[in-house]
Molecule: c-di-GMP-I riboswitch aptamer
Organism: Planctomycetota bacterium
RNA sequence: CCUCGAAAAGGCAAACCCGGGGCGAUCCGGGGACGCAAAGCCUUGGAGGCAAACAGCUUACGAUGUUUGCCCAGCCAGGCUGCCGAA
Numbered sequence: 001c002c003u004c005g006a007a008a009a010g011g012c013a014a015a016c017c018c019g020g021g022g023c024g025a026u027c028c029g030g031g032g033a034c035g036c037a038a039a040g041c042c043u044u045g046g047a048g049g050c051a052a053a054c055a056g057c058u059u060a061c062g063a064u065g066u067u068u069g070c071c072c073a074g075c076c077a078g079g080c081u082g083c084c085g086a087a
Stems, first nucleotide, its partner, number of pairs: 004085002011036002016031006034074001040080003044077003048071008057062001
């Protein structure tokens, strides 16, 4: 140094609640801890989700498909960076 993840210090914060933004997926702040060694950052590929338009189906509700625009980095790959140091 790499693999790796014992210990200690420090860090992040799911669900849920409150306030706010957004049509929505969700996001921000506060509380709260299920978990996390990259749960730090980046939508490059895939998955998932939302909205609109269109297509055929349907009595209708509606689900499905396509396209576009979004969301999600705590779904999986990939990229960049990084704290500590036992076996």